[in-house]
RNA sequence: AGAGUUUGAUCCUGGCUCAGAUUGAACGCUGGCGGCAGGCUUAACACAUGCAAGUCGAGCGGUAACAGGAGAAGCUUGCUUCUCGCUGACGAGCGGCGGACGGGUGAGUAAUACUUAGGAAUCUACCUAGUAGUGGGGGAUAGCUCGGGGAAACUCGAAUUAAUACCGCAUACGACCUACGGGAGAAAGGGGGCAACUUGUUGCUGUCGCUAUUAGAUGAGCCUAAGUCGGAUUAGCUAGAUGGUGGGGUAAAGGCCUACCAUGGCGACGAUCUGUAGCUGGUCUGAGAGGAUGAUCAGCCACACCGGGACUGAGACACGGCCCGGACUCCUACGGGAGGCAGCAGUGGGGAAUAUUGGACAAUGGGGGCAACCCUGAUCCAGCCAUGCCUCGUGAGUGUGAAGAAGGCCUUUUGGUUGUAAAGCACUGUGAGCAGUAGAGACAGACUCCAUGGUUGAUACCCAUACACGAUGACAUCUCUGCAGAAUAAGCACCGGUAACUGUCUCAGCAGCAGGCGCGGAUAUUACAGAGCCUGCAAGCGUUAAUGUAGAAUUACUGGGCGUAAAGCGAGCAGUAGGUGGCUUUAUAAGUCAGAUGUGAAAGCACCCGGGCUUAACCUAGCCCUCCCCAUCUGAUACUGAAAGGCUAGAGUGGAUGAGAGGAAGGUAGAAUUGCAGUUGUAGCGAUGAAAUGAGUAGAGAUGAGGAGGAAUACCGAUGAAGAAGGCAGCCUUGUGGCAUCAUAAUGACAAUGAGCUAAAAAAGCGUGAGCAGCAAACAGGAUAUAAUACCGUACUAGUCCACGCAAUAAACGAUGUCUAAUUGUUAUGGGGUCUCCUGACGACUUAGUGACGCAGAUAACGCAAUACGUUGACCGCGUGGGGAGUACGGCCACAAGGUUAAAACUCAAAUGAAUUGACGGGGGCCCGCACAAGCGGGGGAGCAUGUGGUUUAUUUAGAUACAACGAGAAGCACCUUCCGGGGUCGUCACAUAUCUAGAAUCGUCCAGAGAUGCCUGAGUGCCUUCGGGAAUUAGAAUACAGGUGCUGCAUGGCUGUCGUCAGCUCGUGUCGUGAGAUGUUGGGUUAAGUCCCGCUACGAGCGCAACCCUUGUCCUUAGUUACCAGCGGUUUGGCCGGGAACUCUAAGGAUACUGCGAGUGACAAACUGGAGGAAGGCGGGGACGACGUCAAGUCAUCAUGGCCCUUACGACCAGGGCUACACACGUGCUACAAUGGUAGGUACAGAGGGCAGCUACACAGCGAUGUGAUGCGAAUCUCAAAAAGCCUAUCGUAGUCCAGAUUGGAGUCUGCGACUCGACUCCAUGAAGUAGGAAUCGCUAGUAAUCGCGGAUCAGAAUGCCGCGGUGAAUACGUUCCCGGGCCUUGUACACACCGCGCGUCACACCAUGGGAGUUGAUUGCACGAGAAGUGGGUAGCCUAACCUUUUAGGAUGGCGCUCACCACGGUGUGGUUGAUGACUGGGGUGAAGUCGUAACAAG
Repeated sequence: AGAGUUUGAUCCUGGCUCAGAUUGAACGCUGGCGGCAGGCUUAACACAUGCAAGUCGAGCGGUAACAGGAGAAGCUUGCUUCUCGCUGACGAGCGGCGGACGGGUGAGUAAUACUUAGGAAUCUACCUAGUAGUGGGGGAUAGCUCGGGGAAACUCGAAUUAAUACCGCAUACGACCUACGGGAGAAAGGGGGCAACUUGUUGCUGUCGCUAUUAGAUGAGCCUAAGUCGGAUUAGCUAGAUGGUGGGGUAAAGGCCUACCAUGGCGACGAUCUGUAGCUGGUCUGAGAGGAUGAUCAGCCACACCGGGACUGAGACACGGCCCGGACUCCUACGGGAGGCAGCAGUGGGGAAUAUUGGACAAUGGGGGCAACCCUGAUCCAGCCAUGCCUCGUGAGUGUGAAGAAGGCCUUUUGGUUGUAAAGCACUGUGAGCAGUAGAGACAGACUCCAUGGUUGAUACCCAUACACGAUGACAUCUCUGCAGAAUAAGCACCGGUAACUGUCUCAGCAGCAGGCGCGGAUAUUACAGAGCCUGCAAGCGUUAAUGUAGAAUUACUGGGCGUAAAGCGAGCAGUAGGUGGCUUUAUAAGUCAGAUGUGAAAGCACCCGGGCUUAACCUAGCCCUCCCCAUCUGAUACUGAAAGGCUAGAGUGGAUGAGAGGAAGGUAGAAUUGCAGUUGUAGCGAUGAAAUGAGUAGAGAUGAGGAGGAAUACCGAUGAAGAAGGCAGCCUUGUGGCAUCAUAAUGACAAUGAGCUAAAAAAGCGUGAGCAGCAAACAGGAUAUAAUACCGUACUAGUCCACGCAAUAAACGAUGUCUAAUUGUUAUGGGGUCUCCUGACGACUUAGUGACGCAGAUAACGCAAUACGUUGACCGCGUGGGGAGUACGGCCACAAGGUUAAAACUCAAAUGAAUUGACGGGGGCCCGCACAAGCGGGGGAGCAUGUGGUUUAUUUAGAUACAACGAGAAGCACCUUCCGGGGUCGUCACAUAUCUAGAAUCGUCCAGAGAUGCCUGAGUGCCUUCGGGAAUUAGAAUACAGGUGCUGCAUGGCUGUCGUCAGCUCGUGUCGUGAGAUGUUGGGUUAAGUCCCGCUACGAGCGCAACCCUUGUCCUUAGUUACCAGCGGUUUGGCCGGGAACUCUAAGGAUACUGCGAGUGACAAACUGGAGGAAGGCGGGGACGACGUCAAGUCAUCAUGGCCCUUACGACCAGGGCUACACACGUGCUACAAUGGUAGGUACAGAGGGCAGCUACACAGCGAUGUGAUGCGAAUCUCAAAAAGCCUAUCGUAGUCCAGAUUGGAGUCUGCGACUCGACUCCAUGAAGUAGGAAUCGCUAGUAAUCGCGGAUCAGAAUGCCGCGGUGAAUACGUUCCCGGGCCUUGUACACACCGCGCGUCACACCAUGGGAGUUGAUUGCACGAGAAGUGGGUAGCCUAACCUUUUAGGAUGGCGCUCACCACGGUGUGGUUGAUGACUGGGGUGAAGUCGUAACAAG
């Protein structure tokens, strides 16, 4: 410090996710030691048991228990009993001090709290310092004793008694009250020492107390300011409320309380209400600013079962006190009682989850005490827990150790890897263990006694020193010594991105993983599970959670945005609050700045320098820093503020001039449309893609003149005007708003913005009333269509128009808030002015507008660019992922429709913007192709052949199956082929290699069997040799293995099809762009062509095109046999022979054609047009040749091959069957339907091929297929071989025929082991459908279509198929509108699996959350009424009353009880508010597998 994820790729915007550090954690696996910390986050839920606050006999009366002593009695003579408080002590009680601290918890509390800084009207036990006192009396009461009540808790009565308990009196330096005369108010003694005598009293002394008071310290109470979480879908709150006066009350100010008076007080700077929450130092995180948090430690607050209340006291409204109400639990003799773990342990419960019913007061601290001492679950320790942090170890090594061990894993079977790792050898001895015996250290030289010195007023305190005394350890660490021996000690997670597999192996296949992206898709996964190895961390490792923070500049103060991504209110002002504001002077000093002081507890964090534990964690001294705050004082005065003046540049006012659809009201004009009533006139009009509905013979439409009514204003008219926006257009009149320009005068900052507020605001809509020509939602009729609640058409109503009143929204858009300042330019336009001119205009300059293009600049890009989206300033508004949703609920507004404000649950990992490359478009432009058109001929109908589907079958093997499968692989299925089915056989094999044995090989006969096979038997001994043997081959044996047309063409190679013989596809360098990419390759021409030319930030290059190759067309040269024969000769008349080399031909080599020539067009180019010449002319015809790529196209059954599968079978062999089936459907062909023909006879002309297991002349036989004999030829020699259509005759005469030939019967031929399933051919007989083929569809542009025959491959035989060959030989093309396919450019796009795309809505089903809902049920709260425990305060007529007073049989005063009034908790009744849960039914929303219906959007969708 970043990374992943939207896309085919890119740049943005924007969310989601990850990597870090962290925790009072939990869970899973694992677990050696120690140190230091931490340990109910949930139920402030309920609690058994024990302990957690006592102490003082030096306050008191005393003596229940214990011990000692003394005395007495009894006797058992060492015991028992009794007495004595004499002593140590001490139960219970009175009294004092302390139980207000310490300890726990965080429920409540948004301020009565906390934090920081101040303040004045207060109290303060114990403590410290000072001053002054401590005299003299009195009456009670507990205990004890006696007697009652009660189960208990407890309680009543009587008698008696003490005090540092209680109460008067005296005194009064301070202090208190005062009317300044005065008044009122205290106390307590105890023990020690000495002394005296009256022997239980007094005196003295010092000490501990006591009283009054002053001051301090400490602690506490009160007040003020500032700060301290959300919600405005909480906007008004308040009646003791705000203030005053009098009074009361308190320790103390105060409405704290009360009476009266006034009507205030708080609030948009957020009152009130509501939700949540203890606050802080700090802690976690962060670079910081911040964000989150408030366990442990420390400060403050609050609470103590829930609620209320006071008492006592210095202090409480009191955790282990009291009273009352309530809930709960326990005891009970049913009458009554008791209790409060949020103290320490512990229990139950809740929960993912949190410990021992431990030890000790040794230390630190606290309470009491003179002290000893007692108490102390505070505290110190121990126990449990890897909960965290920090050391150490589990052996080490630059010792040795390769047999690279075994084992594991992989493997091509040979090795690789784990890996010097281990073992072994040589070392060490931490921790744990065992043993040792002695010791040391540590808090601490405490307390007590006493002395000296310092200090001091002091003999206190404190500090230092010295004598004496010299006690005490809950805890259990460390050190030392010795022993033994590697012995006793390693796991967890991960390995796509992300450290780690050079993509290791196995496995599964709806299993599972995965933070997010994604992996797994049916047997070749680095992602599942297992294994191996590796990597990371390590006594831990991982997961999960709470999560919080960081990354996140996704809340932006530091530090962001709003044209199109989310985001500018639709627009304004005589504008409110608020924040902001021109030039200048003076004084001020609030802000601001500087300095100083105080404060900001300690601990903590950070820095410096140290110290103590062996180190570290941990503990700790000092210094510094921080706590950025607050307060006080002093200073500075630039800026801001507030104050007083001045100025004129901002702003407004006055004058003159000017333009304008600015607004309102009234009037008026012409054209047009439509009704109306006449005229002329007759059959159509109107509408549309085409029609129909509609109107018309009752006279339309058309035509001409008249009159009516309503609405809107052609031309001018414009990137023109004015207006804030909405919006504004004939002309005239009357009021009226604003703007601009020019000159100038006065005012003197009067300004800009603007939350809330407020007037105006298109269209549609609503209300009332007018009006209604045209147009026109809804509704209706007609069309279209599968449907058509639409588009089209015909009618027509609200409405549109007017007046008044509502409504308040629009893509109200420049998707751009208002104001302000400055910033290169060019050009256009409407308004005003100045100058030059001079009166026509042009020109120059200047203003306030409206536009276009462009620089800098900024922008993600597009685009913006003086009218900014650039650079500044001021203010307002708005946004923070997509959906849910601008929705629900609530509020406000509205007559309604609705508007405005405005969420959440849930769900997704994206949604979006701009630009790029493609693809696509029922977008555009240009162009091509038998693509259409123009023609010729077909298929589709018939019969047959052949292939496919389907069906059938034991099997009908399998693959191909849109174009690009279907006479295709298959250039040939009777057996074989052959894979398929049934049957019969084999078991190292039919085939290959290796080992051993034997034999050469090989050939023959008989028998069984369908055959494979089995059995028997005979013949036969080869070749090489270094004589050992070997090669080849056969048989047998045993094992490795063979074998597979089994699966996967979606694991593959190779080969092939297709777009397409279409003209395209790319690269290097340069340049442009943030980038994907672009340019080049686009543009203007041209071409069959990215063919060529020109131009151009491009210049070049490659694969394609073309050419080079083959063939054909013309000529030449060479060569002439088997081919040829012009001339010469011969001839059996056959190039047959002699001969010839001219011709044809053969086959080698050359030539020829290049827009070369001239004319025109074109741009002076490329090229095109027509022409000459030429065998051929613009690629001469044909072939081979197929760019980058696409289709997971086809093929594992040509072949090869990974993986998987079978191995007495999915292998191999055999005979017979099947691949040839047959209600049917389709493709491709053949033959026909006839006269351009059939039949019969005669007759002519090819080319290219084949041939020895072959082609066969010729002759004979047969009607014929063919047979027999025989000859030539391995072929320019012989042969297949007859070419056919054609031509010449004859016949048939339009018919199911003398057409057509299927089918069937009979008889044969040939091939072959074999012709039944299942071959071809021949003859005789038979003679089916078919009379030119519906929709739709195919081929072809010249030697082509059509038509005619011939040959070949395969092959024993078996073509209507295929591959070739020649003969005869047309028609048509205006043209590119349309169909199909393709190319280039451009445009749009929400597509990129790319239009066979994407996507929307209803319905149906399942699930989820949510709104409404008659209601039901909780919580909380307001108001009203009633009620009123305990308690406090007031009153007091009844009853009681020791201290004091008096005039004393008693009365008074005082006090208590009782009663009563006020306040008041719980509980009650009624009625509202807020909120939660639930609810038949219901609304929409979301998510789901491949459901249903349509096709709204994205292309002109």
A computed fold for a 1501-nucleotide RNA from Psychrobacter sp. AM11, annotated as small-subunit ribosomal RNA. Rfam family: Bacterial small subunit ribosomal RNA. Its family is annotated with ribosome and structural constituent of ribosome in the Gene Ontology. RNAcentral holds the sequence, with entries from ENA and Greengenes. Lineage of the source: Bacteria > Pseudomonadota > Gammaproteobacteria > Moraxellaceae > Psychrobacter.